[in-house]
RNA sequence: GGGCUCAUAGUCUAGCUGGUCAUGACGUCGCCUUGACAUGGCGGAGGUCGCCGGUUCGAACCCGGCUGAGCCCA
Numbered sequence: 001g002g003g004c005u006c007a008u009a010g011u012c013u014a015g016c017u018g019g020u021c022a023u024g025a026c027g028u029c030g031c032c033u034u035g036a037c038a039u040g041g042c043g044g045a046g047g048u049c050g051c052c053g054g055u056u057c058g059a060a061c062c063c064g065g066c067u068g069a070g071c072c073c074a
Base pairs, nucleotide, nucleotide: 001073002072003071004070005069006068007067010026011025012024019057028044029043030042031041032040050066051065052064053063054062
C1' cells in the first nucleotide's frame, strides 16, 4: 500500500434484507424480605447505535468518506 470482518448503556449482546416505543443479561441505585449479610422479589436511572455527509416520507439497518480494532496479501 491492497483486501475482508467488525464498531449498539459501565461490560457482553439482540435487532428477523428501512417503519415511528432500540432488546436482554450482568453491573449500578431505591424499596420489600432478614437481627444482619447473602439469595430472592418489585421498580428506576443509564444509549448523539464510532464520526461526517448522502439516499429516502422515514436509517442502528442502504451508499460514500474518515477514525479505531482484528485477520490475510504484498
Transfer RNA from a Thermoplasmatota archaeon, 74 nucleotides, folded computationally. The prediction has a mean pLDDT of 81. The same sequence occurs in records of 2 taxa. The sequence is in RNAcentral, with records from ENA. It matches the Rfam family "tRNA". The family's RNA type in Rfam is transfer RNA.